């Protein structure tokens, strides 16, 4: 410090995820030791048991020890004193002066310290105890006795109160032989502690906006330690809040901890400070201190005891138990240390504390051995079979002993002379023993360090994310190896970081999320120039404080470290104080530049009101006239002989204002247009008179706000949601047509929204130009008007710098800056639900969550595609010609059938295709009969040479038997070749996978494309080149150009044909001369021909055209003319196209069978459907007879102009006269023939007989542009042989048409749109049906919380008291003062009751939403998406949607 993930790829935006650190953790697995730490985060749930607070020179009584006796010592109940308000626990409550920080004044303070003074005189009781007595118990009652440092009175007082007079308030003694010590009372001061007040800071929500009645203040009496509405009476009506009151939710707080570079964020375990609480609620008592954890009273819930009458209890102390939970320890030792209570002290107490135990819970340290050791051992794994690796790792040799076991010694911690140690059989040290007791976990596709094999086969599984797995998985599982870490490792959970993903540091808002529809303006924020004052902000120094611990740092101590100890320090906060005065603020004063006022001009659809106008439309009416009109792609509905439409005269009505008109004007926006008038707002300009910062922005607030819509009343010509017809259509709730109501218009009032858009808030300043328009000013422009120059304001285009993700923006900024407001934080759910406000309603405004996805999105790129556009080409259409589709037959396919009908090929690009030829064979299929090292290959053993002949059996394969024959080489062992037999390695497979492959082929396509080096452009994908202007069959060539070169395709080079020449002249040829039946034979080399070489054609020449280019058109010559004709030749790639059945081949499968042999059958089946062909339907023909002319090919051991061999259409002659025929030949019967081992299934040929359908073929569809189509024959391959309507070649005869590129198909190039990239067979929207999930409404129902009215009212304080009672004092006779009880009153918790608010759960039924996969119906959107889309609104429809009105261009 970054990385993965949206795409075919790119850049950006943006979310999700990861790598790091941390934890009071938990889980899985593994586990040696030690040190110092930590250990109920959940139920403030309930608790058995034990322990956690006592102590004591006062005083009384009793017991024990002890004594001769008094006494002393000791134990214990009760009285008295002090403590129990500390310590320890917990975090429920609390959003608060609770905490933190900094201040303050009106207070208290036991024990402690310092200091001043005092303690005189009296008195009355009550516990314990004793007796009696109630009760189950807890616990009492009555009577009697008694002491004190317990209690009371008087006196005294440097105290308190009070203006003064005056009044009020203390005390206790004890120990000791004594010195003396302890205790006590009243003051003053201190220390420490506590109470109170205040400034500032301290979470979220406005879907909580108003709250408050002792409330805010004053006065009086009261109350408190003290201030105070703390409380009460009266008076006033205040107080608080948008700087967020009140309400609701959540929460102890801080030092700190954790993370981060930091700013920050999260957190508040352990340790420390403060607060609060002690079963829940209320209350007081005592006391210096409490409204009291191990105290009291009352009420409630719960638990326990009970004799049912009544009682007892409070672990959020330490252990421990149950429960809850993913989860958290021993019912341990000791007061030795530290710090406490009491005590004069000894001492006692002490679950504080110090220790031990349990737990890898984390942190830190150590060990599990060190050195040598190649035969590179065995074994595992991999392998290219050679080897490699685990691996010097082990073994083996040698060494050491941290640790472990045993034995011995043995501290510090102890202070204060001694004594005193829980830990402690401690730490530590010494000795002995023996490598001995000690390594796992996770990962291994990328992120991310580390790779192979096997198994599995979208299964099982993995996965944080992207994703992996469908037979060759580096991703599952296992193994081996490797990597990381290590007594741990990994996972899960949570926090910070990464995340600049809430942005102060440090983001954004035209198109990605995001500028309010627009303006006015309040609070607020912010603000021009100059000079003072002041010192609030600001800045400098100093002082105080922010406890300790922690962090940092310098040292030190535990063997090191963690840990601990000692010292130090920065920064920052708050308060105080001394100074400074630039800036901001304040005070005072000035200025004119910002802003405004007045004045002179000026443009304008600014607004509002009134008046006037013509064109058009419709209607009514009169006239003419007589059959249609209207409408559409085409029609129909409609109107019309009751007279339409058309023409024309007149009248009425309402709405809108052609041309001018513009890219132009005005207005805040919405918006604004006939003409004139009245009123009216704003702008601009000129001059520079006046005011003197008056400015800018603007939360709330207010005003205005298209269209649609609403209310009331008018109006209503045209248009027109809805609606009704007619069409279209599969349907058509649409598009098109005919009608047509709200509405559109006006008046008055609502509504408050639009793609209300420049998708761009407002203001100010600055930052190159150029061009144009509008308004206006000016002139050394002019006589004037233009042109031109220049200034200001506005409106546009273009472009530099800059900016931007890009496209773009660019003085009208999206540039550079300042001020200010609004808004945004992944997509969906959703602008939905709920609540609230507004509205007559429709609805508007505000505005979530659960759940779900890993994307959604912007700009640009390359493709593909479009019922986008342009250009071009092709038998693509057109123009022709012949077919197919109808018939019969042949053949192939599908389907069906079958024991089998083997199999591949399936749009073009399968279907007369593999198959250049199925009776057996082939053959892969079926039935049956057989074989199992096999029909075939290699290796081993035994045996026989091999070959050959005969017989039996069988359908054959095969099985059995007999005979003949002994060869070749040789080192005598044997070997070569070959046969039978045997065992094992193996053979074999037309079995599977063409989606594992090689090779090969088809197709787009013989279409003109495809790509690269270097350079340049772009952030990049990419672009350029290759586009453009011409041209070509062609990316063919030329020109231009940030391109310049090049490769593969094109073309050419190759073959055949067309012409000539040369050479050659047999088996071919024959002009001349002879000759024959015949080029038959002499002869000839001219011709034909053969087969070798060569020439020829290149737009070369001429004219025209074109840019003078490339080229094109025409012509000449030429056998051939513009590629002369045909062939071969097939770029980069596409279709996971075809082929594992040509062959090769990985993997899988079979192995007495999926292999091999044989016989027979099947591949030839047959209701039917399709493809490709043949023959026809006849007279341009058929039959019969006669006659003429080819080319190419074949043979197989090789050669061969020999042989096959005869062409047919055609020509001549003749018959047939339009018919199912002298057409057509299917089918059937029969007689022969050929091949073959064999012709039944199942071949072919011939003769005779038979003589179906068919009379030119619907929709549709196909070939062909010249020696072509058509027609006509010939030949070949395959094969042992037979089978050709197929296929491949060959010649003969030999046409028609092409205006043209609108349309159809296919293709190429450019352009444009795109939501497509598996690329339109794409993508994708909504209803319905099904399943699941969360959620809203819901008659209600059930809880909880909060405040509140009323009722009842415990304990208790306070008040009153005429009742009862009473030791201290006064009186002394009664009685009084004072106290207590009871009663009454106020208040008062719980409880009851009422309505209310908030909140949770649940609920028949119901609403939409999301997800799923394979359904149903349509096709709304993306291309002009087939009616451009979208926004607001209204109506309407199964659904997407449609239509109306207005708006936007995305």
């Nucleotide at each position: 410090a970054g990385a993965g993930u949206u795409u075919g790829a790119u850049c950006c935006u943006g979310g999700c995820u990861c790598a790091g650190g941390a934890u009071u953790a938990a889980u899985g697995u593994u586990g040696g030791c030690a040190a110092a730490a930590u250990g109920c985060u959940u139920a403030a749930c309930a608790c058995a048991u034990g322990c956690a607070a006592g102590u004591u020179a006062g005083a009384c009584a009793g017991g024990a020890c002890g004594u001769g006796g008094u006494g002393u010592u000791u134990c214990c109940a009760a009285u008295g004193g002090c403590a129990u308000a500390u310590g320890a626990g917990u975090g429920a409550g609390u959003a608060a002066c609770g905490c933190a920080u900094a201040a303050g004044a009106a207070c208290c303070u036991a024990c402690c310290c310092u200091u001043g003074g005092g303690a005189g005189g009296g008195g009355a009781a009550c516990a314990a105890c004793a007796a009696c007595u109630g009760g189950a118990a807890a616990u009492g009652g009555u009577u009697g006795c008694u002491a004190a440092u317990a209690c009371c009175c008087c006196a005294u007082a440097g105290g308190c109160u009070g203006a003064g007079g005056a009044g009020c308030a203390a005390a206790a003694g004890g120990a000791g032989g004594a010195a003396u010590c302890c205790a006590u009372c009243c003051g003053a001061g201190g220390a420490g502690g506590g109470g109170c007040u205040u400034g500032c800071g301290u979470c979220u929500g406005a879907u909580u906006a108003g709250c408050u009645a002792g409330u805010u203040g004053g006065u009086g009496a009261g109350g408190c330690a003290a201030u105070a509405g703390c409380a009460u009476a009266c008076c006033a009506a205040g107080g608080u809040g948008a700087u967020g009151a009140u309400c609701a939710g959540u929460a102890g707080u801080u030092g700190g901890u954790u993370u981060g570079a930091g700013g920050g964020g999260a957190u508040g375990a352990u340790c420390a400070g403060c607060c609060a609480c002690a079963c829940u609620a209320g209350g007081a008592c005592u006391g210096a201190g409490a409204c009291a954890a191990g105290g009291c009273c009352u009420a409630g819930a719960c638990u326990c005891c009970u004799a049912u009458g009544g009682g007892a209890g409070g672990c959020a102390g330490c252990a421990g138990u149950g429960g809850g939970g993913a989860a958290u320890u021993u019912u341990u030792u000791g007061c030795a240390a530290u710090g406490g209570c009491c005590g004069a002290a000894a001492g006692c107490c002490g679950a504080a504390c110090a220790g031990a135990g349990c737990a890898a819970u984390g942190c830190u340290g150590c060990a599990u051995g060190g050195a040598g050791g190649u035969a590179g051992a065995a074994g595992g794994c991999c392998c290219a079979a050679g080897g490699g690796u685990c691996a010097u790792g082990a073994a083996c040799u040698u060494c050491u002993u941290u640790u472990c076991u045993c034995a011995g010694a043995g501290a510090a911690g102890a202070a204060g002379c001694a004594a005193u140690g829980a830990c402690g059989a401690u730490a530590u040290c010494u000795g002995a023993g023996g490598a001995a007791u000690a390594a796992g976990c996770a990962u291994u596709a990328g992120c991310u360090a580390a790779c192979u094999c096997u198994u599995u086969g979208c299964c099982a599984a993995c996965a944080a994310u992207c994703g992996u797995g469908g037979u060759a998985a580096g991703a599952c599982a296992a193994a081996g190896g490797a990597u990381g870490u290590a007594a741990g490792c990994a996972u899960u959970a949570u926090c910070c970081g990464a995340a600049a993903u809430g942005a102060u540091u440090g983001g954004g808002c035209g198109u990605a999320a995001a500028g309010c529809a627009u303006c006015u303006g309040u609070a607020g924020g912010u603000g021009g120039c100059u000079u003072u004052u002041c010192a609030a902000g600001u800045c400098u120094g100093c002082c105080a404080u922010c406890a300790a611990a922690u962090c940092c740092u310098a040292g030190g101590g535990c063997u090191c470290a963690a840990c601990c100890c000692u010292g130090g320090a920065u920064a920052g906060g708050u308060g105080g104080u001394c100074a400074a005065a630039a800036c901001u603020a304040c005070c005072a004063a000035u200025c004119u530049g910002g802003a405004g006022u007045a004045c002179g001009g000026u443009a304008g659809g600014u607004g509002c009101a009134g008046a006037g106008g013509g064109a058009a439309u419709u209607u009514u009416u009169g006239a003419u006239g007589g059959a249609g009109u209207g409408g559409u792609g085409a029609a129909a509905u409609g109107c019309g002989u009751a007279g339409a439409g058309a023409u024309u005269g007149a009248a009425a009505a309402g709405a809108a204002c052609a041309c001018c008109a513009a890219c132009g004007a005005c207005a805040a926006a919405a918006g604004c247009a006939c003409u004139c008038u009245a009123c009216u707002a704003g702008g601009c300009u000129g001059a520079c008179a006046c005011u003197g910062a008056c400015g800018c922005u603007g939360a709330g607030a207010g005003a205005c706000g298209a269209a649609a819509g609403c209310u009331a009343g008018g109006g209503a010509a045209g248009c027109a949601a809805a609606u009704g017809g007619g069409a279209u259509u599969a349907g058509a709730u649409a598009c098109c047509c005919c009608a047509g109501u709200a509405g559109u218009c006006c008046u008055a009032g609502c509504c408050a929204u639009a793609a209300a858009c420049g998708a761009u808030g407002g203001a100010u300043a600055c930052u190159a130009g150029g061009c144009a328009c509008u308004a206006u000013g000016u002139g050394u422009a002019u006589c004037g008007a233009c042109c031109g120059g220049u200034g200001c304001a506005g409106u546009g285009c273009u472009a530099u710098a800059g900016c931007u993700a890009a496209a773009a923006c660019a003085u009208u900024a999206a540039g550079u800056a300042u001020c200010u407001c609004g808004c945004u934080u992944g997509g969906g759910g959703a602008g939905u639900a709920u609540g609230u406000u507004c509205a007559c309603a429709a609805g508007a405004a505000u505005g979530a969550a659960a759940c779900u996805c890993a994307a959604a999105g912007g700009a640009a790129u390359u493709g593909a595609u479009g019922g986008u556009g342009g250009c071009c080409c092709a038998c693509a259409c057109a123009a022709g010609u012949g077919g197919u589709g109808g018939a019969g037959c042949a053949u192939g396919u599908g389907g069906u059938u079958u024991a089998a009908u083997u199999u591949g090929a399936u749009g073009c690009a399968a279907a007369g295709u593999g198959a250049a030829g199925a009776a057996u064979c082939a053959u892969a299929c079926c039935a049956g009969g057989g074989c199992u090292u096999g029909a075939c290959a290699u290796g081993c053993c035994c045996u026989g040479a091999a070959u050959c002949c005969u017989c039996u059996u069988g359908a054959a394969a095969g099985a059995g038997a007999g005979g003949g024959g002994u060869g070749c080489c040789c080192u005598u062992g044997g070997g070569a070749a070959u046969g039978c037999g045997g065992a094992c390695a193996c053979a074999g497979g037309u079995g599977g996978u063409g989606c594992a492959u090689g090779g090969u082929u088809g197709u787009c396509a013989u279409u003109a494309g495809u790509u690269u080096g270097u350079g340049c452009c772009a952030u990049a994908a990419g672009g350029u080149g290759u586009u453009g202007g011409g041209u070509u069959a062609a990316g063919u060539c030329c020109c231009g150009c940030a391109a310049u070169g090049a490769g593969c395709a094109c073309a050419a080079c190759c073959c055949u044909c067309a012409u000539g020449u040369u050479u050659a002249g047999u088996u071919g040829c024959c002009a001349c001369c002879a000759u024959u039946g015949a080029g038959u034979u002499u002869g000839g080399a001219a011709c034909c021909c053969u087969a070798a070489a060569u020439a020829g054609a290149u737009u070369g020449c001429c004219g025209g055209u074109g840019a003078u280019a490339a080229g094109c058109c025409g012509g000449a010559g030429g056998a051939a003319g513009g590629u002369g004709a045909g062939g071969a030749u097939a770029a980069c790639g596409c279709c996971a196209a075809g082929u594992c059945a040509u062959u090769a081949u990985g993997c899988c499968c079979c192995u007495u069978a999926u292999g091999c042999c044989c016989u027979g059958g099947g591949u030839g089946a047959c209701a039917c459907a399709c493809g490709u062909g043949c023959u026809a339907c006849a007279a341009u023909g058929g039959g019969u007879g006669g006659g003429a002319c080819a080319a190419a090919g074949g043979g197989u051991c090789a050669u061969g102009a020999u042989c096959c061999a005869a062409a047919a259409a055609c020509c001549c002659a003749u018959c047939c006269a339009c018919a199912g025929u002298u057409u057509g030949g299917a089918u059937u019967a029969u007689a022969g023939g050929c091949u073959g081992c064999a012709a039944c299934u199942c071949a072919c040929c011939u003769g005779c007989a038979u003589g179906a359908a068919g009379c030119u073929g619907g929709a549709a569809u196909u070939g062909c542009u010249a020696g072509u189509a058509a027609u006509u024959a010939u030949c070949g391959g395959u094969c042992a042989a037979c089978c050709a309507u197929a296929u491949g070649a060959u010649g003969g005869u030999g046409a028609a048409u092409u205006c043209a590129u609108u349309c159809u198909u296919a293709g190429g190039c450019c352009u444009u749109g795109u939501a497509c990239a598996c690329a339109c067979u794409g993508c994708c929207c909504a209803u319905c049906a099904c399943a699941c999930u969360a959620u809203g409404g819901g008659a209600g129902c059930u809880g909880g919380c909060c405040a509140u009215g009323c009722c009842c009212a415990a304990a208790g304080u306070c008040a009153u008291u005429a009742c009862c009672u009473u030791a201290a004092c006064c009186a002394c006779a009664a009685g009084g003062a004072g106290g207590g009880g009871g009663a009454u009153g106020u208040u008062g918790a719980a409880g009851g009751u009422g309505g209310g608010g908030c909140u949770a759960g649940u609920g028949a039924c119901u609403g939409g939403a999301g997800u799923g996969a394979a359904g149903u119906c349509a096709u709304a959107a993306c291309a002009a998406g087939g009616u451009a889309g979208c926004c607001a609104u209204a109506c309407u429809g199964g659904a997407a949607g449609g239509u109306g009105c207005g708006g936007c261009u995305g």